About this RNA:
Predicted 3D model of a 349-nucleotide part of an RNA (small-subunit ribosomal RNA, central domain) from an uncultured Alphaproteobacteria bacterium. The RNAcentral record of the full RNA draws on ENA.
Context: one part of a larger RNA
RNA sequence: UUGGGCGUAAAGCAGAUGUAGGUGGCUUUAUCAGUCAGAAGUGAAAUCCUCGGGCUUAACCCGAGACGUGCUUUUGAUACUGUAAAGCUAGAGUUAGGGAGAGGAUAGUAGAAUUCCUGGUGUAGUGGUGAAAUACGUAGAUAUCAGGAGGAAUACCGGAGGCGAAGGCGUCUAUCUGGCCCGACACUGACACUCAGAUCCGAAAGCGUGGGGAGCAAACAGGAUUAGAUACCCUGGUAGUCCACGCCGUAAACGAUGGACACUUGGCGUUGAUGGAUUGACAUCAUCAGUGCCGAAGCUAACGCGUUAAGUGUCCCGCCUGGGGAGUACGGUCGCAAGAUUAAAACUC
Numbered sequence: 001u002u003g004g005g006c007g008u009a010a011a012g013c014a015g016a017u018g019u020a021g022g023u024g025g026c027u028u029u030a031u032c033a034g035u036c037a038g039a040a041g042u043g044a045a046a047u048c049c050u051c052g053g054g055c056u057u058a059a060c061c062c063g064a065g066a067c068g069u070g071c072u073u074u075u076g077a078u079a080c081u082g083u084a085a086a087g088c089u090a091g092a093g094u095u096a097g098g099g100a101g102a103g104g105a106u107a108g109u110a111g112a113a114u115u116c117c118u119g120g121u122g123u124a125g126u127g128g129u130g131a132a133a134u135a136c137g138u139a140g141a142u143a144u145c146a147g148g149a150g151g152a153a154u155a156c157c158g159g160a161g162g163c164g165a166a167g168g169c170g171u172c173u174a175u176c177u178g179g180c181c182c183g184a185c186a187c188u189g190a191c192a193c194u195c196a197g198a199u200c201c202g203a204a205a206g207c208g209u210g211g212g213g214a215g216c217a218a219a220c221a222g223g224a225u226u227a228g229a230u231a232c233c234c235u236g237g238u239a240g241u242c243c244a245c246g247c248c249g250u251a252a253a254c255g256a257u258g259g260a261c262a263c264u265u266g267g268c269g270u271u272g273a274u275g276g277a278u279u280g281a282c283a284u285c286a287u288c289a290g291u292g293c294c295g296a297a298g299c300u301a302a303c304g305c306g307u308u309a310a311g312u313g314u315c316c317c318g319c320c321u322g323g324g325g326a327g328u329a330c331g332g333u334c335g336c337a338a339g340a341u342u343a344a345a346a347c348u349c
Base pairs, nucleotide, nucleotide: 003321004320005319006318007303008302012317015200016199017198021194022193023192025088026087027086028085029084030083031082033081034080035077036076037075038074039073040072041071042070049065050064051063052062053061054060091191092188093187094186095184097182098181099180103177104176105175106174107173108172110154115149116148117147118146119145120144121143125136126135162169163168206247207246208245209244210243211242215241216240220236221235222234223233258316259315260314261313262312263311266294267293268292269291270290271289272288273287274286275285276284298305299304322349323348324347331342332341333340334339
């Protein structure tokens, strides 16, 4: 609970596609369903309200009127909404032409570095720390040179830079493939916006099967520290991290800010494109699309936001309604499990 809200106080679904539903550009004609106006019928009585009357008054009672916001029928109005028909091009989409990009998938590829192995040189330490010790090393380590193996990640460029719906994406090459921007103004002619349910995608961790395993590293072991030290520090080290297929479906999944459209002073950067001017490059001016900072008005409890709005409006969806109990119990659905999702109450302050 017809209200007010959702950046930080409770509250924007992690994200998208899209069905039902809701909403929807300009013009003309028709209709009159909604809408508006008039009339009629009905809307029981009592009650409520107004006027008057009766009990000495009042409560109470009686009479008349009004009300009865509604429904039905009927006569009209035709601006708006709806419906039907016809048309338009400003929304939306398609197309010839250009462009940028770590967007995605698959197969390859390169050079540093770490580790390990083999061989050479070489000798007593190395490593680690606040200081040490565990650890490694005369069975030759550390250091250094040459060769080899293997896995993972891609220094510099690199940027408050780019791309993607979000999660996210970074060596290079090829193939396949999605989206976006500019611009011409050719074509379609409202084809649009949002979206319950549904479907798909969704970091890390985790799970299943099979591989792989260099480095790192939960658990674990040892050494320290300490009153203790199930930690922080050190030496090791297994899952895992990687690949394929399948599951899980959650995050401070954040801009803690749902999507679309329109309107509302500016300044300074930066990315992509186009145009003007210039012989041309640089520089400069303008426009469009992104991405940042500062700030008018306005908004805000304040902080702050401020044409990328948290300003001014319209449409649609989601969500909130004191703290705890509790995102829990029970039940349902999903999952191999872990658990996820939906979601209370008693009681208490």

Its mean pLDDT, the model's own confidence on a scale to 100, is 87.